[in-house]
Molecule: transfer RNA
Organism: uncultured Porphyromonadaceae bacterium
RNA sequence: CGCGGGAUGGAGCAGUGGCAGCUCGUUGGGCUCAUAACCCAAAGGUCGUCAGUUCGAGUCUGGCUCCCGCCA
Numbered sequence: 001c002g003c004g005g006g007a008u009g010g011a012g013c014a015g016u017g018g019c020a021g022c023u024c025g026u027u028g029g030g031c032u033c034a035u036a037a038c039c040c041a042a043a044g045g046u047c048g049u050c051a052g053u054u055c056g057a058g059u060c061u062g063g064c065u066c067c068c069g070c071c072a
Stems, first nucleotide, its partner, number of pairs: 002070006010024004018055001026042005048064005
């Protein structure tokens, strides 16, 4: 160089073209003598990046960047 997979809140991951979600974590409250556990609520994302297709893109197409693997 060639081929394949991946990039989505702090972490790990879902997401069939139609309002971006789950678990953990964080913060506040409840419960408790207190802590943990448990219960309730909230914050936190412009979905790696630049274009394209479309009424509409996290999702489809192309370029680029980064990560993992395969072949030599």